[in-house]
RNA sequence: UCCGGUGUCGUCCAAUGGCAGGACAGUGGACUUUGGAUCCACGAAUGAUGGUUCGAAUCCAUCCGCCGGAA
Numbered sequence: 001u002c003c004g005g006u007g008u009c010g011u012c013c014a015a016u017g018g019c020a021g022g023a024c025a026g027u028g029g030a031c032u033u034u035g036g037a038u039c040c041a042c043g044a045a046u047g048a049u050g051g052u053u054c055g056a057a058u059c060c061a062u063c064c065g066c067c068g069g070a071a
Stems, first nucleotide, its partner, number of pairs: 001070007010024004018054001026042005047063005
């Protein structure tokens, strides 16, 4: 340099083009003499910029990061 794959809460994983959700972690509460366990609640994310579309995490283009391959 070229080709392919990939990018979603702190972590892991979902989401026919139509409300971005679950688990763990975190915070608060209940329970408990305390801690742990258990239960309830809360907060938290679509790599960036454009395009298509009534509507984009999803489709398209470019760029960026990561992984693999070729030279």